[in-house]
RNA sequence: CCAGGGGGCCGGGCAGCCGCGUCACGCAAGUGCCGAGGAAAGUCCGGGCUCCACGAAGCAAGGGUGGCGGGUAACGCCCGCCGGGUGAAGACCCAGGGAAAGUGCCACAGAGAGUAUACCGCCGAUGGCGCCUAAAGCGCACAGGCAAGGGUGAAAGGGUGCGGUAAAAGCGCACCGGGGCGGCGGCAACGUCGUCCGCAUGGCAAACCCCACCCGGAGCAAGGCCGAAUAGGGGCGGCGCGCUCGCGAAAGCGGGCAGGGGUGUUUCGCCCCUAGCGCAAGCUGCGACCGCCCGGGUUGGCUGCUCGAGCCAUGGAGCGAUCCAUGGCCCAGAUGAAUGGCUGCCACCGCGGCGCUGGUCGUUACGAUACCGGUCGCGGGACAGAACCCGGCUUACAGGCCCCCUGGCGCU
Numbered sequence: 001c002c003a004g005g006g007g008g009c010c011g012g013g014c015a016g017c018c019g020c021g022u023c024a025c026g027c028a029a030g031u032g033c034c035g036a037g038g039a040a041a042g043u044c045c046g047g048g049c050u051c052c053a054c055g056a057a058g059c060a061a062g063g064g065u066g067g068c069g070g071g072u073a074a075c076g077c078c079c080g081c082c083g084g085g086u087g088a089a090g091a092c093c094c095a096g097g098g099a100a101a102g103u104g105c106c107a108c109a110g111a112g113a114g115u116a117u118a119c120c121g122c123c124g125a126u127g128g129c130g131c132c133u134a135a136a137g138c139g140c141a142c143a144g145g146c147a148a149g150g151g152u153g154a155a156a157g158g159g160u161g162c163g164g165u166a167a168a169a170g171c172g173c174a175c176c177g178g179g180g181c182g183g184c185g186g187c188a189a190c191g192u193c194g195u196c197c198g199c200a201u202g203g204c205a206a207a208c209c210c211c212a213c214c215c216g217g218a219g220c221a222a223g224g225c226c227g228a229a230u231a232g233g234g235g236c237g238g239c240g241c242g243c244u245c246g247c248g249a250a251a252g253c254g255g256g257c258a259g260g261g262g263u264g265u266u267u268c269g270c271c272c273c274u275a276g277c278g279c280a281a282g283c284u285g286c287g288a289c290c291g292c293c294c295g296g297g298u299u300g301g302c303u304g305c306u307c308g309a310g311c312c313a314u315g316g317a318g319c320g321a322u323c324c325a326u327g328g329c330c331c332a333g334a335u336g337a338a339u340g341g342c343u344g345c346c347a348c349c350g351c352g353g354c355g356c357u358g359g360u361c362g363u364u365a366c367g368a369u370a371c372c373g374g375u376c377g378c379g380g381g382a383c384a385g386a387a388c389c390c391g392g393c394u395u396a397c398a399g400g401c402c403c404c405c406u407g408g409c410g411c412u
Stems, first nucleotide, its partner, number of pairs: 001408010012346007020035002023032003037383001041394002044392005049219004062215005067081005082096001083094004097210002102208002104204003119150002121146003126143002128140004158176006177199001178197008223303004233294006239287003242257006258274006275284003310329008348380007356373001358372003361367001
């Protein structure tokens, strides 16, 4: 220098003018402080907080998690490690418990997909048949043997080699793989060594299932408080009307027309019980009025509301996630919802012009200037936008910066 891998960070700066929101001060005009993000996003996990339910605990159902150790308030997150896979390497990826508890599935192809199988093939030593007088030998491929080779498939009962055999086969042996047991190392996952076993049950559990562990539900529209007018509801009293009883010659006067419970909350409505009336069905007041009182509701107002598992610096512990100590700081709380706009300068990026007392390269020289630099002009600025708060994950993102590592080339 080139190609690549990993990690961290920034997300323009300054000034002026105008403007917006909360809060504080001020009689007011106004002044002052603060005012989006790394993801405020998706709402996917985990918590705080609030209400509801519930003696505690356990069980069942349902859901989730799943190598080991650690971190954390907690997690499905993070860190370190282990195992497997990919890569030449840095490094990346893994839904990574159990398939020897049971059930189920394994499309197509294929003879056979699990109690494994025999289509092509190989053999036919042995038995059989034939040739031969017979033995030997040769032939056939009937009985039968085999699973090496071929073929199918994602997958076919360990792999390679030698021996062995009629042909074969862990049938025997060596190495690799695998399983059991033991020793050693490690907190552990696991690793390693020794020894034994020819190998003994193919895959799928993001199929049911088994094992271990975790989980009550709903969410700030949670929840709490407030209340005028109007409308509507209820209670009591008044007034009026209706029915009825009594008194009275009449006018009129007086009395009665029920009580309790359920339907989660206010009412209406409905239902039930008791009492009265009625043979029974059923009935047991009405009100566009007046006054007082009561309670509910109306996305109305206030609250919850932002000081918090907070931020910064320094020191310490730890490989690290993270934790501890000390000091400092206050950093949006809007609610039809503020956090913006314009201008100038600087920085960055792109395009174009100028050959510019600059450098590289090239020419004898001239460069319609190839590269770097300079200068002038024009243009550009991502994803996105709090809504109770935090920890994560995921997704989006113009452009830029820093650190570490791998490989290659060159120079010293």